[in-house]
RNA sequence: CGGAAGGUAGUUUAGUGGUAGAACCCAUGGUUUGGGACCAUGAGGUGCAGGUUCGAUUCCUGCCUUUCCGA
Numbered sequence: 001c002g003g004a005a006g007g008u009a010g011u012u013u014a015g016u017g018g019u020a021g022a023a024c025c026c027a028u029g030g031u032u033u034g035g036g037a038c039c040a041u042g043a044g045g046u047g048c049a050g051g052u053u054c055g056a057u058u059c060c061u062g063c064c065u066u067u068c069c070g071a
Stems, first nucleotide, its partner, number of pairs: 001070007010024004018054001026042005047063005
């Protein structure tokens, strides 16, 4: 320099136009003499900026960043 793939919660990830889910973690309560385990409830997220659309995590463009391949 060229090409390809990815970016969603603190972590690992699903969702590919119509209210964004799960597991672990965290908080509170219950249970227990206490802890662990278990049960209930809750908090927390679409890399950034534009465009298309009634509506964008999803489609398009640019930028940033990570990985891989080639030179």